[in-house]
Context: one part of a larger RNA
RNA sequence: UGACGGGGGCCCGCACAAGCGGUGGAGCAUGUGGUUUAAUUCGAAGCAACGCGAAGAACCUUACCAGCUCUUGACAUAGAUGUCGCGACAUAGGGAGACCUAUGUCUUCAGUUCGGCUGGACAUCAUACAGGUGCUGCAUGGCUGUCGUCAGCUCGUGUCGUGAGAUGUUGGGUUAAGUCCCGCAACGAGCGCAACCCUCGCCUUCAGUUGCCAUCAUUUAGUUGGGCACUCUGAAGGAACUGCCGGUGACAAGCCGGAGGAAGGUGGGGAUGACGUCAAGUCCUCAUGGCCCUUACGGGCUGGGCUACACACGUGCUACAAUGGCGGUGACAGUGGGCAGCGAAGGGGCGACCCUGAGCUAAUCUCCAAAAACCGUCUCAGUUCGGAUUGCACUCUGCAACUCGAGUGCAUGAAGUUGGAAUCGCUAGUAAUCGCAGAUCAGCAUGCUGCGGUGAAUACGUUCCCGGGCCUUGUACA
Numbered sequence: 001u002g003a004c005g006g007g008g009g010c011c012c013g014c015a016c017a018a019g020c021g022g023u024g025g026a027g028c029a030u031g032u033g034g035u036u037u038a039a040u041u042c043g044a045a046g047c048a049a050c051g052c053g054a055a056g057a058a059c060c061u062u063a064c065c066a067g068c069u070c071u072u073g074a075c076a077u078a079g080a081u082g083u084c085g086c087g088a089c090a091u092a093g094g095g096a097g098a099c100c101u102a103u104g105u106c107u108u109c110a111g112u113u114c115g116g117c118u119g120g121a122c123a124u125c126a127u128a129c130a131g132g133u134g135c136u137g138c139a140u141g142g143c144u145g146u147c148g149u150c151a152g153c154u155c156g157u158g159u160c161g162u163g164a165g166a167u168g169u170u171g172g173g174u175u176a177a178g179u180c181c182c183g184c185a186a187c188g189a190g191c192g193c194a195a196c197c198c199u200c201g202c203c204u205u206c207a208g209u210u211g212c213c214a215u216c217a218u219u220u221a222g223u224u225g226g227g228c229a230c231u232c233u234g235a236a237g238g239a240a241c242u243g244c245c246g247g248u249g250a251c252a253a254g255c256c257g258g259a260g261g262a263a264g265g266u267g268g269g270g271a272u273g274a275c276g277u278c279a280a281g282u283c284c285u286c287a288u289g290g291c292c293c294u295u296a297c298g299g300g301c302u303g304g305g306c307u308a309c310a311c312a313c314g315u316g317c318u319a320c321a322a323u324g325g326c327g328g329u330g331a332c333a334g335u336g337g338g339c340a341g342c343g344a345a346g347g348g349g350c351g352a353c354c355c356u357g358a359g360c361u362a363a364u365c366u367c368c369a370a371a372a373a374c375c376g377u378c379u380c381a382g383u384u385c386g387g388a389u390u391g392c393a394c395u396c397u398g399c400a401a402c403u404c405g406a407g408u409g410c411a412u413g414a415a416g417u418u419g420g421a422a423u424c425g426c427u428a429g430u431a432a433u434c435g436c437a438g439a440u441c442a443g444c445a446u447g448c449u450g451c452g453g454u455g456a457a458u459a460c461g462u463u464c465c466c467g468g469g470c471c472u473u474g475u476a477c478a
Base pairs, nucleotide, nucleotide: 001478002477003475004474005473007472008471009470010469011468012467013466015462016461019426020425021424022423023422026318027317028316029315030314031313032312033311034309035308042053043052064304065303066302067301068300069299070298073129077128078127079125080124081123082122083121084120087106088105089104090103091102092101093100094099109119110118111117131293132292134291135290136289140287141286142282143281144280145278147276152191153190154189155188156187157186158167159166160165171182172181173180197270198269199268200267202238203237204236205235206234207233208232211228212227213226216225217224241264244258245257246256247255248254320419324378325377326376327375328374336367337366338365341360342359346355347354348353385416390411391410392409393408394407395406396405432454433453434452435451436450437449438448
């Protein structure tokens, strides 16, 4: 100087408390451990691994296993020789296929000094080499997590100290903040904080089509004429600064209350992550040193596996019901997506879906139906709760749903009556609850990322638990 303390002081955070809803019990989904297996590919491991890499394992993916098969190789550069097209498609035979053999069709590269001369492509040969999701994240770059959006981390000069170092950065106030004020052997400065950026909330101006409709006509319908006032869209501006008033404070910084205002003291949200810590994570995104394999640890293919199942854990979904189930009526969103696509209207089917196909490269057409809401019924039951499981019959995608997809109808109707010890999230348009969209994607979502609808309760307070910041103290620790 740090680190640590079941030392002290001050302060903060959904840290506790006050509340609301969960998890832990059940069934299922999903990840992990374990076990099993020819293989169940690999990585991630307290917080910070476990719906994580994976924004989607039937083949492919795929790295794993079994079998078959290739050896300058699926891919790159270089040499020699040969061909001039290369290539695409079809048929036949063998094979599980990769692949091998044969035949046919279409097509007949560019420049040119007309010399295969140059380029380009292909085949063969030989060698350098290719190739490796093989090892080492404790050799590394890059990227990322975490403490933590915590308020800290440092430097120059000066001063003090023999020196390590100190001072500044401590102190009195204050703040979300090393934020600001005052004081002070310090005076300044840098990286962080804040602001500048995006978005939501108010207003103005400009612009009105595909958007809108107050006034005038018109219509089943903003449909058409007309209009751009309103809504909205999208560009530029304005607006909030403790600016004003009162109180308080040290005449300060600030704090408390008020006015005006769409918004008030950081207005809400996002992006933004200092010096560093964890030899944290990643050699399987990529790059890369070293090591290792080279007729195999490389390449291709078929089938299987990653989907196993006595069990244990994490994360979720659905419930156990009446604030509900079922039936009916039928109103109100927002974000987004669409051409190998979205697919209206019409018709068929109980339904998944099918037939046909208008329109739309989309403020135009379409996905699109929002759901909770409201009315009726059921009357406390393992039920008209709950839907697992299983049987039969189908639908869709796709070469192909046996291992191993999703959906529909009929039947079946399990556990479950609110969950031990323990434990998690959340302070406002939040929690809770309700649906919708998108990425990935042929198909497959209870996951993820977004969107809107309805919409609470509570916070006395900081004694205690956890984490953190500043000062101080002890130390046999570095």
This is a predicted structure of a 478-nucleotide part of an RNA (small-subunit ribosomal RNA, 3' major domain) from an uncultured Alphaproteobacteria bacterium. The full RNA is in RNAcentral, with records from ENA, Greengenes and SILVA. Model confidence (mean pLDDT): 80 of 100.